This is a predicted structure of a 72-nucleotide RNA (transfer RNA) from a Patescibacteria group bacterium. The sequence is in RNAcentral, with records from ENA. Its mean pLDDT, the model's own confidence on a scale to 100, is 80. It matches the Rfam family "tRNA". Rfam's curators write: Transfer RNA (tRNA) molecules are approximately 80 nucleotides in length. Its family is annotated with triplet codon-amino acid adaptor activity in the Gene Ontology. Rfam classes the family as a transfer RNA.

RNA sequence: GCCCUCGUAGUUCAAUGGAUAGAACAGACCGUUCCUAAUGGUCUAAUGACUGUUCAAUUCAGUCCGAGGGCA
Numbered sequence: 001g002c003c004c005u006c007g008u009a010g011u012u013c014a015a016u017g018g019a020u021a022g023a024a025c026a027g028a029c030c031g032u033u034c035c036u037a038a039u040g041g042u043c044u045a046a047u048g049a050c051u052g053u054u055c056a057a058u059u060c061a062g063u064c065c066g067a068g069g070g071c072a
Stems, first nucleotide, its partner, number of pairs: 001071007010025004018055001027043005048064005
């Protein structure tokens, strides 16, 4: 330099055009307990950035940013 894959809560993963973006773990609060652990309930929290296509974009297209891999 060229090519390929990926980027979603603090973390690990879903959702592949339509509905309030969902779950587990983690965190906060409450209950239970003499206390702790375990357990139950509630809450908080995310689509890398910009533009385009579309009635509608996490999903499709382009550029950039970042991570990984292959060739030279």